Large-subunit ribosomal RNA, domain IV from an Anaerolineae bacterium, 362 nucleotides, folded computationally. Rfam family: Bacterial large subunit ribosomal RNA.

[in-house]
Context: one part of a larger RNA
RNA sequence: CCAUGGUCAAGGAACUCGGCAAACUGACCCUGUAACUUCGGGAUAAAGGGUGUCUCGACGCGUGAGAGGGCUUGCCCCUCAGAGCGCAUCAAGAUCGCAGUGAAACGGGCCAAGCGACUGUUUAACAAAAACACAUCACUUUGCGAAGACGUGAAGUCGACGUAUAAGGUGUGACACCUGCCCGGUGCCGGAAGGUUAAGGAGAGAGGUCAAUCCCCGCAAGGGGACGAAGCUUUGAACCGAAGCCCCGGUAAACGGCGGCCGUAACUAUAACGGUCCUAAGGUAGCGAAAUUCCUUGUCGGGUAAGUUCCGACCUGCACGAAUGGUGUAACGAUUUGGUCACUGUCUCGACCAUGGGCUCG
Numbered sequence: 001c002c003a004u005g006g007u008c009a010a011g012g013a014a015c016u017c018g019g020c021a022a023a024c025u026g027a028c029c030c031u032g033u034a035a036c037u038u039c040g041g042g043a044u045a046a047a048g049g050g051u052g053u054c055u056c057g058a059c060g061c062g063u064g065a066g067a068g069g070g071c072u073u074g075c076c077c078c079u080c081a082g083a084g085c086g087c088a089u090c091a092a093g094a095u096c097g098c099a100g101u102g103a104a105a106c107g108g109g110c111c112a113a114g115c116g117a118c119u120g121u122u123u124a125a126c127a128a129a130a131a132c133a134c135a136u137c138a139c140u141u142u143g144c145g146a147a148g149a150c151g152u153g154a155a156g157u158c159g160a161c162g163u164a165u166a167a168g169g170u171g172u173g174a175c176a177c178c179u180g181c182c183c184g185g186u187g188c189c190g191g192a193a194g195g196u197u198a199a200g201g202a203g204a205g206a207g208g209u210c211a212a213u214c215c216c217c218g219c220a221a222g223g224g225g226a227c228g229a230a231g232c233u234u235u236g237a238a239c240c241g242a243a244g245c246c247c248c249g250g251u252a253a254a255c256g257g258c259g260g261c262c263g264u265a266a267c268u269a270u271a272a273c274g275g276u277c278c279u280a281a282g283g284u285a286g287c288g289a290a291a292u293u294c295c296u297u298g299u300c301g302g303g304u305a306a307g308u309u310c311c312g313a314c315c316u317g318c319a320c321g322a323a324u325g326g327u328g329u330a331a332c333g334a335u336u337u338g339g340u341c342a343c344u345g346u347c348u349c350g351a352c353c354a355u356g357g358g359c360u361c362g
Base pairs, nucleotide, nucleotide: 001357002356003355004354005353006352007351008350010348011347014346019343027051028050029049030048031047036041038174052095053094054093055092057090058089060087061086062085063084066080067079068078069077070076071074096100108341109340110339111338112337113336114335115333116332120132121131137171138170139169140168141167142166148158149157150156175328176327177326178325180258181257182256185255186254187251188250189249190248191247194246195245196244200240201239205235206234207233208232209231213226214225215224216223217222259277260276261275262274263273286320287317298314299313300312301311302310
């Protein structure tokens, strides 16, 4: 010097991002216990008191020698008395120590706010949370050889030895009060009149090849050219032709979206009101400088001697908002934020002790 423990005058968070760490608290008995509340809780709330040993007494329980009575004479039943001993509780008195749950085990508390209802789950080995899950609610698919899933477009299996109060998918996330407007876009569902449309069918027509025929050259064999049937072959226009798309409706607890400018009231300011443009419709209730507010340490109030944090308001919401849920909410949380009491070596400011290392020597 390091690690792990222990103690400390006076002060008591002045430390620090932050009371991190440590300390306080702690058991049992008695008294007592607020707001709020889903009436269960909150609650060991908070806040107080007691606790050793001895003596005496009280009361309770257990054990229990004895006596009387009864008959069905039994290791029987009933009644009375109850010394001693043991245990527990209480009261009074006495007594010892600094200290009596004498060591050890053994909650610090309170106030306010955010988030998530809760118990639970998670990044084995840097994240335990406000993330996931959850009961609840809603939408949607599925009529059974179900939908969906695994599998080779299979058999087979799960779903399920279940049958719509069931099963699958998706979102939301207890509970309370609620959940507004928009179907123009995208998706999904329904519709089938019209438009478009594949493979396929159909096959007008066109091309290639070519017998025969004709023409030319040649004495002939043969050669060259024109036209060109059938067959084969290369193509090929009408016409027929499903779903889909276009089209017509519905649907937002489907994906999503939810305006601008100008003027106006007898101080000023503001605008209940009016005008105009655009839109599918222009954000309703509630909340709001918020886990969301850039400007911003917004402004006012509270708390402090002093507060970029915190709490309560305001609303000018850069860029809240209603199951991508909105606003509340008792209880709960190794959650996050602010305050406070107690407490302390966190600090002023350091000191000492113990143990194990380091270090020196061997």